A computed fold for a 106-nucleotide RNA from Alteribacter lacisalsi, annotated as SAM riboswitch aptamer (S box leader). Its mean pLDDT, the model's own confidence on a scale to 100, is 86. RNAcentral holds the sequence, with entries from Rfam. The organism belongs to Alteribacter, within Bacteria.

[in-house]
RNA sequence: CUCUUAUCCAGAGAGGCGGAGGGACUGGCCCGAUGAAGCCCGGCAACCAGCAGCAGAUGCUGCAAGGUGCCAAUUCCAACAAGGUGAAAGCCUUGAAAGAUGAGAG
Numbered sequence: 001c002u003c004u005u006a007u008c009c010a011g012a013g014a015g016g017c018g019g020a021g022g023g024a025c026u027g028g029c030c031c032g033a034u035g036a037a038g039c040c041c042g043g044c045a046a047c048c049a050g051c052a053g054c055a056g057a058u059g060c061u062g063c064a065a066g067g068u069g070c071c072a073a074u075u076c077c078a079a080c081a082a083g084g085u086g087a088a089a090g091c092c093u094u095g096a097a098a099g100a101u102g103a104g105a106g
Stems, first nucleotide, its partner, number of pairs: 001106008013041001015040003021031003026078003042071003047067002050063005075098001080095006
């Protein structure tokens, strides 16, 4: 980097350093000197691994926190398709695409 698969409406700091950017891309709309990114500390969660119980099917439940991950806004919203509604602008619902994270494979 590619493929497979699961999840993505919950949760998480008035801390220190740092100094202007950030929210993937595009369009919006936001966040930011009352301090962005990044680093440290802190925290949340429980995908994998571990342990225990049940089941006995590679399943369920619990404990714990070793490997990741995460800590504005639903993945911030839309972007493509279908349906509904409407005179229209638009609005609503579902699915996909894209993306993120875990696990596995190449």